[in-house]
Transfer RNA from a Candidatus Berkelbacteria bacterium, 75 nucleotides, folded computationally.
Its Rfam family is "tRNA". The family's RNA type in Rfam is transfer RNA.
The same sequence occurs in records of 4 taxa.
RNA sequence: GCCAGCGUAGCUCAGCGGCAGAGCAGCAGACUCAUAAGCUGUUGGUCGGUGGUUCGAUUCCACCCGCUGGCACCA
Numbered sequence: 001g002c003c004a005g006c007g008u009a010g011c012u013c014a015g016c017g018g019c020a021g022a023g024c025a026g027c028a029g030a031c032u033c034a035u036a037a038g039c040u041g042u043u044g045g046u047c048g049g050u051g052g053u054u055c056g057a058u059u060c061c062a063c064c065c066g067c068u069g070g071c072a073c074c075a
Stems, first nucleotide, its partner, number of pairs: 001071007010024004018055001026042004048064005
C1' cells in the first nucleotide's frame, strides 16, 4: 500500500429499518449473630465521528478515525 472483519452501559456481547437490551460489575433491600453465596429491586448509553437515503437509521450507503486479521512491500 491492497483486502476483509469489528467499534453498542465500567467489562463481555446481543439487537441488523419502527420504545436501545442481557450477563457480569455497581447501588439498595431482604436474609444471617455476622460475612460470603444465592434471592428481590434498581442506577448506568452522544450506539466511534461527519454527511447521505428514508416518514423513520444502532441497523442501509459514502467518507474519516481507531482496533484486529490476511496479503504485498521491505533482508

The RNAcentral record of the sequence draws on ENA.